[in-house]
RNA sequence: GAACGCUUGUUGGGGUGUCCCGUCACGGGGCUGAGAGGUGCUUGGCAUCGACCCAUCGAACCUGAUCCGGGUCAUGCCGGCGGAGGGAACGAGUGGACCAUCGAC
Numbered sequence: 001g002a003a004c005g006c007u008u009g010u011u012g013g014g015g016u017g018u019c020c021c022g023u024c025a026c027g028g029g030g031c032u033g034a035g036a037g038g039u040g041c042u043u044g045g046c047a048u049c050g051a052c053c054c055a056u057c058g059a060a061c062c063u064g065a066u067c068c069g070g071g072u073c074a075u076g077c078c079g080g081c082g083g084a085g086g087g088a089a090c091g092a093g094u095g096g097a098c099c100a101u102c103g104a105c
Base pairs, nucleotide, nucleotide: 004095005094006093007092008091009090010089011055012054013053014052017031018030019029020028021027022026037049038048039047040046041045061086062085063084067080068079069078070077
C1' cells in the first nucleotide's frame, strides 16, 4: 500500500398511501411496501418518540405530476417518463494483501 467489497461508530436525509366494516375522530380488517406504529396538539396536518430505508460510486426520497399506458373495489398497485432535474458524509475496522521499498543483523 489502489480499485472494489463487507462490518461498524457518529452525524444527517426520508416516507407514512389506499379500500372496507362498525357502536364513526375511536376501534377492527383487507392491499402494496423495508417501513403505513405510539403519543401530544385537535381536525389543519404539524410536533415528538420508535421502527425501517437511504447518505454523493447517491432510484432512500422529492419534483415534473391533477402526466401517459395497463390493471384494481381503490391507491405511486405495475410499467413508462428515467440514469431526466433535485437530493443527506465523515471516521474506524476488515477482506483485497501477495508484494514492493527502506533500515538493521